[in-house]
RNA sequence: CGAGCUGACCAGGCGAUCGCUGCUCACUUGUUCUCAAGUGAGGGGAGGAAAGUCCGGGCUCCAUAGGGCAGAGUGCCAGGUAACGCCUGGGGGGCGUGAGCCUACGGAAAGUGCAGCAGAGAGCAGACCGCCGAUGGUUUGUCUUCGGGCAAACACAGGUAAGGGUGAAAGGGUGCGGUAAGAGCGCACCGCGCGGCUGGCAACAGGCGUGGCACGGUAAACCCCACUCGGAGCAAGACCAAAUAGGAAUCCUGUUACCUUUAAUGGUAGAAGGCGCGGCCCGCGCUGGAUUCGGGUAGGUUGCUUGAGGUGUGGAGUGAUCCACAUCCUAGAGGAAUGAUCGUCCGCGACAGAACCCGGCUUAUGGUCAGCUCAGUUA
RNA sequence: GUCCUUGUAGUUCAACGGAUAGAACUGCCCCGUCCUAAGGGGUCAAUGCUGGUUCAAUUCCGGCCAAGGACACCA
Numbered sequence: 001c002g003a004g005c006u007g008a009c010c011a012g013g014c015g016a017u018c019g020c021u022g023c024u025c026a027c028u029u030g031u032u033c034u035c036a037a038g039u040g041a042g043g044g045g046a047g048g049a050a051a052g053u054c055c056g057g058g059c060u061c062c063a064u065a066g067g068g069c070a071g072a073g074u075g076c077c078a079g080g081u082a083a084c085g086c087c088u089g090g091g092g093g094g095c096g097u098g099a100g101c102c103u104a105c106g107g108a109a110a111g112u113g114c115a116g117c118a119g120a121g122a123g124c125a126g127a128c129c130g131c132c133g134a135u136g137g138u139u140u141g142u143c144u145u146c147g148g149g150c151a152a153a154c155a156c157a158g159g160u161a162a163g164g165g166u167g168a169a170a171g172g173g174u175g176c177g178g179u180a181a182g183a184g185c186g187c188a189c190c191g192c193g194c195g196g197c198u199g200g201c202a203a204c205a206g207g208c209g210u211g212g213c214a215c216g217g218u219a220a221a222c223c224c225c226a227c228u229c230g231g232a233g234c235a236a237g238a239c240c241a242a243a244u245a246g247g248a249a250u251c252c253u254g255u256u257a258c259c260u261u262u263a264a265u266g267g268u269a270g271a272a273g274g275c276g277c278g279g280c281c282c283g284c285g286c287u288g289g290a291u292u293c294g295g296g297u298a299g300g301u302u303g304c305u306u307g308a309g310g311u312g313u314g315g316a317g318u319g320a321u322c323c324a325c326a327u328c329c330u331a332g333a334g335g336a337a338u339g340a341u342c343g344u345c346c347g348c349g350a351c352a353g354a355a356c357c358c359g360g361c362u363u364a365u366g367g368u369c370a371g372c373u374c375a376g377u378u379a
Numbered sequence: 380g381u382c383c384u385u386g387u388a389g390u391u392c393a394a395c396g397g398a399u400a401g402a403a404c405u406g407c408c409c410c411g412u413c414c415u416a417a418g419g420g421g422u423c424a425a426u427g428c429u430g431g432u433u434c435a436a437u438u439c440c441g442g443c444c445a446a447g448g449a450c451a452c453c454a
Base pairs, nucleotide, nucleotide: 001376002374003373004372005371006370007369008368009367010366012345013344014343015342016341017340018339020045021044023042024041025040026039027038028037029036030035047351051362052361054360055359056358057357058356059233060232061231062230066282067281068280069279071229072228073227074226075225076090077089078088079087080086091105092103093102094101095100106224107223111222112221113218114217128164129163130160131159132158135157136156137154138153139152140151141150142149143148172190173189174188175187176186177185191213192211193210194209195208197206198205199204237302238301239300240299247293248292249291250290251289252288256269257268258267259266273287274286275285276284295453296452297451309328310327311326312325313324314323315322316321346349380450381449382448383447384446385445386444389404390403391402392401397434406422407421408420409419410418427443428442429441430440431439
């Protein structure tokens, strides 16, 4: 230099002019505390992702957030946190020469299901080619003391699971022994199961003993186990103001007791039903409800930004993070502000615009710096 | 802003996780006819993109992308 890995940081700078939008102060005007308008001054004004809306929480309403079933989610261990599917550290597995990176990673000896095609056989499996044919059988030869023995051939019975072949997967792997050929049949090592020991909070790791191997895969298939989860969302919710045809149709319910009335006319209490944003049962609260059509207002205030907040120092911890002290205030609109022009400098500026607020994740994206790696290149 | 739903041929829809993703209409070619139409035969054409689970993914699970829908208050 090249090719990479990890982490941190920045998000064009400075100046001038003209605007936009909140806040504070001063002055003026109005119906002169408040409030509104105008003028002037000062000061503030997008992000690391404001995005996707994928998780988690705060906040608000529904019951204080309740019980059971169903359902959903998470899933190695320990810790962090308000919480999480996030983060940190560790373990196992995988990838990479390496720095490092990835990992939905509980249970398949509770049960059920699934595995097309190919293949002999696919889940208490199987024999197509092959190997053998010790044993039994047949035939031939030979020997014979005539009982049979020995040798060879056949591949008939049968044995086998080494090798070939099919497949994603063929019921441990390699080697030696062994055998007719073979085979955990025997042994060594590895793997696996079981038991106990040591280390570790644990996941797990390492020895030891033991079993010849039984117990293949799939749970992002049903399921089992453990843990978590009530629902809705700032168009939540609260307050003020204005307005009306304070309406009509259809459907469901319209019951009981009492008072009242000409009258289910009006009311009280309970029941049924309905509503309380997925289902069922119970419980609680409210109450006639659902759909369609029509009518009115579409104004203001609040929620709204001081917060699990930022910065610095010190301390605890490997770290995420936590604790103490000091210090700072840093957008809050409501058709929706944050812009334009000029000058100058540089490396010539990417992705992109808050809308109740936070913690994460994911995705998009320009650059700078630091540390580290290398079977590379040059000196 | 919030909350949902859906992506399969050109269009409308199918498809237990398993053979070459199927059907209708459309398009193209041929037959048919004097020419067209009807009819008959043939043919082209797709799982939004990208990862993962699995022997195997349109299907199961993530992440992006695109399209569509609902949601003010009063009575």
Two RNAs folded together computationally: RNase P RNA and transfer RNA, 454 nucleotides in total. Rfam match: Bacterial RNase P class A. Rfam classes the family as a ribozyme. Its family is annotated with tRNA processing, ribonuclease P activity and dimeric ribonuclease P complex in the Gene Ontology. Model confidence (mean pLDDT): 77 of 100.